[in-house]
Molecule: Bacterial RNase P class A
Organism: Gemmatimonadota bacterium
RNA sequence: GAGCGUGCGCGGGGGGUCGCCGGCGGUGGCCGUAUUGCACCGUCGGAGGAAAGUCCGAGCUGCGCAGGGCAGGGUGCCGGGUAACGCCCGGGCGCCGUGAGGCGACGGAAAGUGCAACAGAGAAGAGACCGCCGAUGGCCGGAGGCGUAGCCUGCGGCACAGGCAAGGGUGAAACGGUGCGGUAAGAGCGCACCGGGCUGCCGGCAACGGUGAGCCGCUGGCAAACCCCACCUGCAGCAAGGCCAAGCAGGAGCGAGGGACGGCCCGUCCCGUUCGAGCUCCGGGUGGGCCGCACGAGGCCGUCGGCGACGGCGGUCCCAGAUGAAUGACUCUCGCCUCGCCCGCAGGCGAGGUACAGAACUCGGCUUACAGCGCGCGCUCGCCG
Numbered sequence: 001g002a003g004c005g006u007g008c009g010c011g012g013g014g015g016g017u018c019g020c021c022g023g024c025g026g027u028g029g030c031c032g033u034a035u036u037g038c039a040c041c042g043u044c045g046g047a048g049g050a051a052a053g054u055c056c057g058a059g060c061u062g063c064g065c066a067g068g069g070c071a072g073g074g075u076g077c078c079g080g081g082u083a084a085c086g087c088c089c090g091g092g093c094g095c096c097g098u099g100a101g102g103c104g105a106c107g108g109a110a111a112g113u114g115c116a117a118c119a120g121a122g123a124a125g126a127g128a129c130c131g132c133c134g135a136u137g138g139c140c141g142g143a144g145g146c147g148u149a150g151c152c153u154g155c156g157g158c159a160c161a162g163g164c165a166a167g168g169g170u171g172a173a174a175c176g177g178u179g180c181g182g183u184a185a186g187a188g189c190g191c192a193c194c195g196g197g198c199u200g201c202c203g204g205c206a207a208c209g210g211u212g213a214g215c216c217g218c219u220g221g222c223a224a225a226c227c228c229c230a231c232c233u234g235c236a237g238c239a240a241g242g243c244c245a246a247g248c249a250g251g252a253g254c255g256a257g258g259g260a261c262g263g264c265c266c267g268u269c270c271c272g273u274u275c276g277a278g279c280u281c282c283g284g285g286u287g288g289g290c291c292g293c294a295c296g297a298g299g300c301c302g303u304c305g306g307c308g309a310c311g312g313c314g315g316u317c318c319c320a321g322a323u324g325a326a327u328g329a330c331u332c333u334c335g336c337c338u339c340g341c342c343c344g345c346a347g348g349c350g351a352g353g354u355a356c357a358g359a360a361c362u363c364g365g366c367u368u369a370c371a372g373c374g375c376g377c378g379c380u381c382g383c384c385g
Stems, first nucleotide, its partner, number of pairs: 001381010012334007020046009048356001052367002055365005060237004067266004072233005077091005092106001093104004107228002112226002114222002129168002131164003136161002138158004143153004176194006195218001196216004200211004241291004250282005257271004298317008335354008
């Protein structure tokens, strides 16, 4: 200098005019249900890093919960963090990258069931298309021997029976690899080394790693297929739920079962069958206010412990609260980025751009979107000293 990796931070600043929502204080008229409401003035505050998707986990609220069983759902290497998690941190293993580093639903395939398109001979105790062999048996040829319709011995040929799985070929995947021996040709058939498995030993909390130790010739893949194992798991959500105010009118039909109980079963309990549970239909009233709801697993700073996620302690701050739903509109100016022109540099002029997005009960995460900037640490290559 170029190209990368990774962890963070910011994401417009200042002013003017007119508005909007909320808190507090004051003034005014009205006492008008709930409610000290309404109007005006002053003052203070008023979106985000994702407020988003609503994917996961909680708080909170209501309902349910004698007990037992079966289903259902979720998570899935190990250790730790946390209120909790499918999140985060650290570690292990596998894959990718020269590297910094990145990615991984990463328990179990000798418990069982199942699946593998196309190609291929064969897809799990498999297989023979090309190929190799043809020792043995068979057939043919010629040679020798014998007590001669034949038999025996050795040689050559055929590729008929048969043997083989080394090489070629197919495939995402073909039943360990290299070499030597062995053989008719071959093959863990035997052996050596490499790889793998089991046992032991060593290191580690563990996942796991190591191992001139012993044993085993070596038994593939898929569980985001069923399944097995371990752990977790009631349901619904702020339109939860509570309080208050105002208002109303009942009727017809069906009807012996209905409900707590929410997937099911056992079981328990409640209501009801003349006084009618429950269901369906028609009709009537309201459609207002308050709480929940803004002090919280809270933010910031410092310090201590920890590799870290995070935790302890001390100090400090109070930081939106709407409900047809506020946080806006116009304008001046300064920034920032891109392009063009002038220009040795510094700089000047002009044009354009300035993103994604918008709280709704509240937190912790994840994921996704984003104009343009800034900072730290690290890696690779090239050049110079």